[in-house]
GlmS glucosamine-6-phosphate activated ribozyme aptamer from a Syntrophomonadaceae bacterium, 184 nucleotides, folded computationally. The source organism's lineage runs through Bacteria, Bacillati, Bacillota, Clostridia and Syntrophomonadaceae.
């Protein structure tokens, strides 16, 4: 120091990369364009639009880079599935694997007009559902800096711009159960 096994901690537009694509680097058959011969021979300019050189590109192959910018989401557990919410970008934020706070079951818990089962709905902001009011971000841009040949990566600063959500509001609509037990 590699490989193996173990233990611990950490993500959630997370995490990895082999398609694709950029970057460097090695090596190259034809083409394409630009330079562009000697010797001999010939003999009027020929041989020669040759040899050969560089560029580009093709193709392999070797290293490397790039691959979701935030908002929002968690009662325990198990399971499952990957097209598990919103929106912003000059849109590879492509593709491909894993997973995730969705979901479906159990159990705890709240609520359905005081106890108890069951349903039935949500999750400690603990009924849905409509409307109407309200509010924020990073990237991306700008300017600068650090590392690399580079592609790119990181950092620091100015400047904006969202939507779902959550809250609040309503003389809103819908639900506001079923048994059971009877003290008050």
């Nucleotide at each position: 120091g590699a490989g193996c096994g173990g233990g611990c901690c950490c993500a959630a537009g997370c995490g990895c990369c082999u398609g694709a694509c950029c970057c460097g680097g090695u090596a190259u058959a034809a083409a394409u364009g630009g330079g562009g011969a000697a010797a001999a021979c010939a003999a009027u300019u020929g041989u020669a639009u040759u040899a050969u050189u560089u560029a580009u590109a093709u193709u392999a192959c070797c290293g490397g880079g790039u691959g979701a910018c935030g908002a929002g989401g968690a009662g325990a557990g198990g399971g499952u599935u990957u097209u598990a919410u919103c929106g912003a970008a000059a849109a590879u934020u492509c593709g491909g694997c894993g997973g995730a706070u969705a979901c479906c079951c159990u159990c705890c818990g709240g609520u359905g007009c005081a106890c108890c089962a069951c349903c039935a709905u949500c999750g400690a902001u603990a009924a849905u559902g409509u409307g109407c009011u309200u509010a924020c971000a990073a990237a991306u841009u700008c300017g600068g800096g650090u590392a690399g040949c580079a592609a790119u990566a990181c950092c620091c600063g100015g400047g904006a711009c969202a939507a779902a959500a959550a809250a609040g509001c309503a003389g809103c609509a819908u639900g506001c159960g079923u048994g059971g037990a009877u003290a008050u």